[in-house]
RNA sequence: GGGUCUGUAGCUCAGGGGUAGAGCAGUGCCCUCUUAAGGCAACGGUCGAAGGUUCGAAUCCUUUCAGACCCA
Numbered sequence: 001g002g003g004u005c006u007g008u009a010g011c012u013c014a015g016g017g018g019u020a021g022a023g024c025a026g027u028g029c030c031c032u033c034u035u036a037a038g039g040c041a042a043c044g045g046u047c048g049a050a051g052g053u054u055c056g057a058a059u060c061c062u063u064u065c066a067g068a069c070c071c072a
Stems, first nucleotide, its partner, number of pairs: 001071007010024004018055001027041004048064005
């Protein structure tokens, strides 16, 4: 220098045009003599960044940033 893949909640990951979810962690409550385990609830995201297409983009296109791998 060229190519492929990955980037979404604090962490691990789904979701591949109709406006974002799960598990774990953390918070509150219930239970318990207390803790752990268990149950319930809420919170937590401008989906790496910018632009474009579209009525509508996390999703499609372009550029770009970071990381992993392959080739040179």